[in-house]
Small-subunit ribosomal RNA from an archaeon, 1470 nucleotides, folded computationally.
Rfam family: Archaeal small subunit ribosomal RNA. The family has 86 seed sequences and 709 matches in Rfam 15.1.
RNAcentral holds the sequence, with entries from ENA.
RNA sequence: ACACCCGUUGAUCCUGCGGGAGAUUACUGCUAUUAGGAUUCCACUUAGCCAUGCAAGUCGAGGGGGCUCUUCGGAGUCACCGGCGAAAUGCUCAGUAACACUUCAAUAAUCUACCCUAAGGUCCAGAAUAACUAUGGGAAACUAUGGCUAAUACUGGAUAGAAAAUUGAUACUGGAAUGUACUAUUUUCAAAAGUUCCGGCGCCUUAGGAUGAGUUGGUGGCUGAUUAGGUAGUUGGUGAGGUAAUGGCUCACCAAGCCAAAGAUCAGUACGGGCCUUGAGAGAGGGAGCCCGGAGAAGGGCACUGAGAAAAGGGCCCUAGCCCUAAGGGGUGCAGCAGGCAGGAAACCUUUACAAUGCACGCAAGUGUGAUAAGGGAAUCCUAAGUGCUUACCAAUGGUGAGCUUUUGUCAAGUGUAAAUAUCUUGACGAAUAAGUGGUGGGCAAGACCGGUGCCAGCAGCCGCGGUAACACCGGCGCCACAAGUGGUAAUCAUGUUUAUUUGGCCUAAAGCGUCCGUAGCCGAUUAAGUCAGUCUUUUGUUAAAUAGUUGUGCUUAACACAGCUGCCGCAAAAGAUACUACUUAGUUAGAGACCGGGAGGAGACGAAGGUACUCCUUGGGUAGCGGUUAAAUGCGAUAAUCCUUGGAUGACCACCAAUGGCGAAGGCAUUCGUCUAGAACGGAUCUGACGGUGAGGGACGAAAGCUAGGGGAGCGAAAGGGAUUAGAUACCCCUGUAGUCCUAGCAGUAAACGCUGCAAACUAAGUGUUGCAUAUUUUUUAUAGAUAUGCAGUGCUGAAGCGAAGGUGUUAAGUUUGCCGCCUGGGAAGUACGGUCGCAAGACUGAAACUUAAAGGAAUUGGCGGGGGCGCGCUACAAGGAGUGGAACGUGCGGUUUAAUCAGAUUUUACACCGUGAACCUCACCAGGAACGACGGCAGGAUGAAGGUCAGAUUAAAGGUUUUACCUAACAAGCCGAGAGGAGGUGCAUGGCCGCCGUCAGUUCGUGCUGUAAAGUGUCCAGUUAAGUCUGGCAACGAACAAGACCUGUAUUCCUAGUUGCUAACAAGUUCUCCGGAAUGAUUGAGCACACUAUGAAGACUGCCUUGGAAACAAGGAGGAAGGUGCAGGCAACGGUAGGUGGUAUGCCCUGAAUUCCCUGGGCCACACGCGCGUCGCAAUGGCAAGGACAAUGGGAUACAACUCUGAAAAGAGAAGUUAACCCUCUAAACCUUGUCCAAGUUCGGAUUGAGGGCUGCAACUCGCCCUCAUGAAGCUGGAAUUCCUAGUAAUCGGGUGUCAACAACGCCCGGUGAAUACGUCAACGUGCCUUGCACACACCGCCCGUCAUUCCAGCCGAGCAGGGUUUAAGUGAAGUUUGUACUUCGUACAUCCUAAACUUAAGCUCAGCAAGGAGGGACAAGUCGUCACAAGGUAGCCGUAGGGGAACCUGCGGCUGGAUCACCUCCU
Repeated sequence: ACACCCGUUGAUCCUGCGGGAGAUUACUGCUAUUAGGAUUCCACUUAGCCAUGCAAGUCGAGGGGGCUCUUCGGAGUCACCGGCGAAAUGCUCAGUAACACUUCAAUAAUCUACCCUAAGGUCCAGAAUAACUAUGGGAAACUAUGGCUAAUACUGGAUAGAAAAUUGAUACUGGAAUGUACUAUUUUCAAAAGUUCCGGCGCCUUAGGAUGAGUUGGUGGCUGAUUAGGUAGUUGGUGAGGUAAUGGCUCACCAAGCCAAAGAUCAGUACGGGCCUUGAGAGAGGGAGCCCGGAGAAGGGCACUGAGAAAAGGGCCCUAGCCCUAAGGGGUGCAGCAGGCAGGAAACCUUUACAAUGCACGCAAGUGUGAUAAGGGAAUCCUAAGUGCUUACCAAUGGUGAGCUUUUGUCAAGUGUAAAUAUCUUGACGAAUAAGUGGUGGGCAAGACCGGUGCCAGCAGCCGCGGUAACACCGGCGCCACAAGUGGUAAUCAUGUUUAUUUGGCCUAAAGCGUCCGUAGCCGAUUAAGUCAGUCUUUUGUUAAAUAGUUGUGCUUAACACAGCUGCCGCAAAAGAUACUACUUAGUUAGAGACCGGGAGGAGACGAAGGUACUCCUUGGGUAGCGGUUAAAUGCGAUAAUCCUUGGAUGACCACCAAUGGCGAAGGCAUUCGUCUAGAACGGAUCUGACGGUGAGGGACGAAAGCUAGGGGAGCGAAAGGGAUUAGAUACCCCUGUAGUCCUAGCAGUAAACGCUGCAAACUAAGUGUUGCAUAUUUUUUAUAGAUAUGCAGUGCUGAAGCGAAGGUGUUAAGUUUGCCGCCUGGGAAGUACGGUCGCAAGACUGAAACUUAAAGGAAUUGGCGGGGGCGCGCUACAAGGAGUGGAACGUGCGGUUUAAUCAGAUUUUACACCGUGAACCUCACCAGGAACGACGGCAGGAUGAAGGUCAGAUUAAAGGUUUUACCUAACAAGCCGAGAGGAGGUGCAUGGCCGCCGUCAGUUCGUGCUGUAAAGUGUCCAGUUAAGUCUGGCAACGAACAAGACCUGUAUUCCUAGUUGCUAACAAGUUCUCCGGAAUGAUUGAGCACACUAUGAAGACUGCCUUGGAAACAAGGAGGAAGGUGCAGGCAACGGUAGGUGGUAUGCCCUGAAUUCCCUGGGCCACACGCGCGUCGCAAUGGCAAGGACAAUGGGAUACAACUCUGAAAAGAGAAGUUAACCCUCUAAACCUUGUCCAAGUUCGGAUUGAGGGCUGCAACUCGCCCUCAUGAAGCUGGAAUUCCUAGUAAUCGGGUGUCAACAACGCCCGGUGAAUACGUCAACGUGCCUUGCACACACCGCCCGUCAUUCCAGCCGAGCAGGGUUUAAGUGAAGUUUGUACUUCGUACAUCCUAAACUUAAGCUCAGCAAGGAGGGACAAGUCGUCACAAGGUAGCCGUAGGGGAACCUGCGGCUGGAUCACCUCCU
C1' cells in the first nucleotide's frame, strides 16, 4: 500500500492469454481569453554539410618605433617585440563493457603556473632581432636579401642554493623505512628584472600550505554457450632504458607460466553516476536537459610550446569533401550563439546589453566576454484567474429587453528598467474581448429519440455492429465526462502473484531427465572447548550541491525561490557481544557402512539336459476332394492331396502350475539341473565413528523397430504377387510370400520408456487381504507343517482429517515440513530452420525467428446423438390375417412443358379430391384491348366562359372515351408541385388470431429442505405394477401444480313422470270377405298411453363378491349382470418445440399512386411428347341382364321442398294441394330374397371414346356444364420393384342425406343396411419413453472435422552465383614526426638510423544488409476438386516409437500404452 471488468461454454468452475480503466514521454487532429513560474524547445533520424556576422583577449606602470594632435608638459592611435591568458567557459555523446564511472582506500611510487605563509636575495658583463627602411619574387597566400635599434626577450660569469652517489654510530614519525634530520667526501647543475607618479607593482631561491591533477587497489552495475577454451610481451624473475611517478611501460636474458563453467575469450548493445518515470514495496524501464566525472572536435596519426595539451575558434602529414586560382600554387573545418540546406512525425530570433553574476588581463580607471543577464517565438510542463450578477416577458438549463458591477480588456499620464515589458498610482469607455473536445451497445457515465443507408458505405483497442423497423455506420436533437483544453498514434511502468526473493507451478490444463552411478556445487546428527569470518550493538569518517520529506520565510495566493532540519537504505575504520552458522581441536552413537546367522526369489552370465506342437522327408493304409469365407474365389489335389499311421530331420518356443504373486535401478525376467556373480528383507548389536543427502557437467545400462559382418531359417510375417469386397479399395477379409523375427560380435539410444506422479528424511486416524523374515501361544500326521496374535519390510483395496478446479488422492500422499536436482510461462509456425556435437546410414541431442491467431486447453454439468448396452410401448411398427394401391380407362390435384396468359400459395413424414378452390360470365388476383378516378393545400388557367348536359356526325367490336358543329346551364378547375383514397402489390424471417406435426406420447415443473465452489443434482431414482410420473414398498427428502385420471356428450339396460304433430296391445267404429258364428285389414275415427318413440329426472359397475399367486399395488380365472376391469365412441387435451403453414379475412412497416387503383368486353386458370399422388369404374358366374317381392337412418326445405293429375319412350314439361315443418314434401333405399336367362368368350363382361337427336339451368353452354334416347363399343382377363389401411358392429361391401350450388360430384362430412378373417405375441426392421455409457456434437450426426490438389496474397528457409558495407588478422608499399648519428656547419639543411605510424593495395576470417534462375515447407483467404482419416465400438478401437508402402487423409508389420466401448469369467475390496 492493496478494487477490478469484458472475451473460450448451451450453462459452470479452473488454467491461460488478449483487451479496457491509471500515470508518464514524444509527435499529431480539432479548438483556444489572460497572467506568473520552470533545470522545456534539432536528444531520439544525420558525431550529416555549412553562406554571413559574432563567440579571447588584455597590459603604454616591460620595450623601441610609425602616424595624428599639441597649451610643447604631453595626449591619442596603429601594428610589432615582450608578459599573462588562450588546457577555462561553451557544445556534443560518436567511441568506450573499461579502474570509463560509483564509493571506500593507497601514494613508504608523484607533479602542481597564478594564490597564501615564512626566510633570504635581486651583483658584473655581452651578443642579437622584429618593428622601421631599401631592393626583389609571387595572381594571391605569403616570402627572400641588405641595413638600423630596445627591453621584464636572449647569452656568459659570480654568490646563495639545489640534485645525485658513497659512508656513518645515531635520533624521530610510522603497521612497515626505501622517508626525514644530522655528519663527512666527491661529482654535477647553477639564480634574479626592472619600473615608478616614490605609495607601490614586480623578479629569483628554499621550505610549508592551499588548489588542481597523475598513478594504484577493494567494491558495484548489460545480453548471448547456436561464443569453451584464451594468451608469446603472454605470466613471473634478473638487469637496463624511459617517465613527474610504480609497472613488460620498453628492451636483453632466464623460467613456463597466467586467465577460465563463480563464464575467460569472442560477439552484440551501451558514455557512467547524482537522478528521472512508474510501482505500496521489492522491482521494472530510462539515463537528452541541471550538477559531478569521462570522452570527442570532418575521419585518422604525430609531436612542439607550456606549470598544465598529445590542444583543434595552435602546428605538421595522410584520407574524404568544399572554395579561390593567372594552373605554378593556396585556403577551409558551427558536436560555440544566431542562421541556412538536407533528413525526418519531430523542435525558436541571422534580437539587446555588459546594468547584474562570474571569468581573462591590468596598480587602477577600465577593456573584452553569443559565458551570462534580458527580450521575441512555441497549446512543453506546473500554478492562478476569467468567460458575469439581478430582474420582466416568452415557445423557459435557452432567447429578448431593462438595470448593476468592471476582475479582465482598450486608451491616457506618471513610476519602474541598461533600454523595454510587467508592476504600482490616477482617470475615461464598455457585458463589453473570451468554450471547446471526446463520447452516448457492453466493458464505461450518458438515447430502446428522429431522418438517411441496406453485409453497401462505414464503425470497431476487445467482444462485436451493418443483409429495409441499426440505442453500434452518417447527420440532427437531447444527454454524459473533462474543460482552455480535449482526443488519437507510438513507447514505458502499473494492472501482472503473467519470471513468483517478498510471491507461482509441474497425475489429467504448459511442465519430472527412460533409469542408475557419481565430480564440482549446495545442504547436513550429537557433546565440549577455542577463534570471532558471517551475524548483532555502539562510536567515528564519508555518502558534493541540486533532487526527496518536513518546518518556516519571500513574491497578492500558488507554482516558484530561499533558509533550517531529516533522509540518501552504501562503504571504510575502531571498540565490543558470542546464541546460531562457519572454521579448528577432541569425543559420542540414533544416520550410514562393515561383519555374522538361517531363510525367500521367472535377478544376471555361461554350460548341460528335456518336453509337446507346427513344418518337411519317409513307411503303410485310403479316395476325390481339400482349404478358406458372411458368402466366395485365387490356391492345393489322379505325378494320389486332405485324413489315419511308422520312423526321422530342423528351427523356434516353454502349456498346466499362474496369482492386484515374486525379483530387478529402469528396460525387463518363466521347462529342469549345475557353476559363477550381484542385490534386498528379517534377526543379532561384534566393529568403524557423520564416513551422509542430492547431484550441473560426465559415465554406464537402456523394449521394439533399424544398420554392419558372419551364421541360422520351422512357424509368423512389413514389402511384393494373386483372389475377393467396393462407385473406387494402393485397405480391412482370403491364398502365397521376401527382409525381419533366432544366434554371435558391434553400432544406434529412442517409446503412451506411464503410477503420464524426481530422489532422500521426519511427522499426521483406522479397517481388511496378500508375500518374506522374526517372536510368542497353540494343534497334530513331528514337518523345510498348519492356525492365531504381535513386530519389521514389500505389495493391493476401502477410507477420517487435510489437500485439490474438479476427477480424485489419502502412512506406497497429490497432507504438513526440510534439503538438492530437472522442467514450464497463450495457441500455431515447430521439436521445424540455421549452426554445432554424435552416428555407416536412418537419424538422435541441442534448438530459434519472421509471420499468424483470440483463443487453444483441463475437469465436471445439462441436453442431443451412437452402425453402445438394458427395460418397456405403438396396426401412420412387425408378425398372423383381410382389403387394397402400384398395371388399364376415366375424374381430380401437383410437377414439367407450352402459351399473350395458362394468377398465386403449400413441397419428406407434417405439399399433391389441400387453400372447405365442383373457376362458362361474375368469382379473378393472369393476358389482350378500351375507358374512369386526386379529399385538402399551393402555383399556373378561368365571366374575353371552366366543368357539365342535349341533338347529330366521325372514330370503334361496343362505349358514358376522343373529336367537330350548334344550343342550354353557369363556377370552378388534374396542366404542375405536394398530400390522399384505393391496392388479391411486397414482407408468415416484423406480428395477432387460427391451424398442422412431435403426440392420446407420459411427460413438464414448483415450494421448502439437503448435496455440490458452481453449472446443477435430489424429489422425477431402485424393486414390482399399470394404458399412464397409475399405484405399492424402499430411499435426504417432504409436499404440491399442469398434463394422465376424474369431468362433459353420445350410446348400451332398467325405472319414474309426460303423450302431440308420436304409438296402437286391448275395446268400439270403419273397410273387405263371409259358411253370418266369425275372420281379415288399416292408426282413418272414437278411445287409450300398455308397447315403441321422443323428452326430463333417477338407478346401475365399484376389482364390490369368490378362487389362485403376491408383503402390497396388482395379475389370471370365475360368478352374477344389459354392460367387467378405462364397457364402447367422442369432446377437452400439458411445459414447450418446429423462424412449420397462412399478408388471398385483422394489423405494423415498405412500395405504387394517374397506375401495382377502378370499370367494361373477350380470352385464360379446362392447354399436353411426359412424370407423380389421391380416387371412381372395371377386368366378371359369390357375376351380368329381366321380372316380381322386403327392410332404414341422418338430414334439408319459402327466390325453397313439391305430393297428386295430365303430356312425353325418357330427360323433362304444363298445371297444382300441402308445408314457415315429430304434421306436408324430399322418400320407390340399395346390397338382399324368389323365378328366368346367359355358359367362360374380350362375352348379354367392361364401359372409355365418338356420331346423331332431344331436355334443363342460366344474359350466355364454341373454347368450357349436366341429363335423356339411339348408335358406336377402346384399354382391361387381377397388376414388377415397392407400398397403404385395418383388431369388431371394425375391415370389406351396399345404398341414402347434406355442404358447395342458377346449373353441374367420381370430393368432404354425416347416416343407416349386410357383415368377416386373424394376434392376445415380439422388439429383428421403423419409430418412441425411461435408465445407463462414450463424445472433439450444442445451428446439437442433415453435427463436427483431416489431408493432397487448384486459385490469390504474405513472411521466412535452401540456393548455382552477382555485387557491396563494417570489422579483425597477415603480407606489401609507406607520408609525417620523435630519438640517435654523420656531413656541411651562422641559423639550419641534407643523408642515414630507431621508434610511433596514418593512408593505400592484396589475401583470409567473422559479420551485416541487397539481388537471384530454381527448390521445399508454412500461414492466410463466404460458398472450387478428390476422398472420409479422427470424434459414438466413428462403422478395421485409438495413440506412441520404429520400418516399409501409398493421389491424399493414411495402410501394414513389430513392440508398448489405456488417455478404449461392449459382454462374460476369475481375483480383490465395500